[in-house]
RNA sequence: GCCAGGUUAGCACAGUUGGUAGUGCGGCUCAUUCGUAAUGAGCAGGUCGGGGGUUCGAGUCCCUUACCUGGCU
Numbered sequence: 001g002c003c004a005g006g007u008u009a010g011c012a013c014a015g016u017u018g019g020u021a022g023u024g025c026g027g028c029u030c031a032u033u034c035g036u037a038a039u040g041a042g043c044a045g046g047u048c049g050g051g052g053g054u055u056c057g058a059g060u061c062c063c064u065u066a067c068c069u070g071g072c073u
Stems, first nucleotide, its partner, number of pairs: 001072007010025004019056001027043005049065005
């Protein structure tokens, strides 16, 4: 230099044919307990890497750019 994959909540990751952004763990509150753990119920937490475009509508499609992983030279 070229090719492929990846970037979504604090962490690990889903997200179907473009149509309300989710799961687990973690955090907080409550219940349960003499108390803790466990368990149960609820709540909070996200500019979907950055910028632009297409569209009535974009995590998803297109362009550009940053970073990570692998391969080729």
Transfer RNA from a Kiritimatiellia bacterium, 73 nucleotides, folded computationally. The source organism's lineage runs through Bacteria, Pseudomonadati, Kiritimatiellota and Kiritimatiellia. It matches the Rfam family "tRNA". Rfam links the family to the GO term triplet codon-amino acid adaptor activity. The sequence was found in a public genome assembly.